[in-house]
RNA sequence: CACAGAAAAAGGCAAACUCAUUGAAAGGUGAGGACGCAAAGUCACAGGUCUAAGGUAUGAGGUGAUACUAAGAUGGCUGGAUUGCCUGG
Numbered sequence: 001c002a003c004a005g006a007a008a009a010a011g012g013c014a015a016a017c018u019c020a021u022u023g024a025a026a027g028g029u030g031a032g033g034a035c036g037c038a039a040a041g042u043c044a045c046a047g048g049u050c051u052a053a054g055g056u057a058u059g060a061g062g063u064g065a066u067a068c069u070a071a072g073a074u075g076g077c078u079g080g081a082u083u084g085c086c087u088g089g
Base pairs, nucleotide, nucleotide: 001089003088004087005086012037013036017032018031019030020029021028022027035076041082042081043080045079046078047077048074049073050072054069055068056067057066058065
């Protein structure tokens, strides 16, 4: 060090699912639980994906309905930024 992760050590995180809680939803949080992970640490900057309360449009006698929309999410979808353990080189 802008390199590599076969083997080893010390540790770390925690998918599905269950329970509780929160939210309009997607999802989040806590406990249990381990499918996996060398950044499965951090940051929504670019793209992707999910949701559509509110808003807009259509329509309608009205409620409802349908479509679009992120200011809501997702970092365990990809890229980027940034910090970092061990071993090897």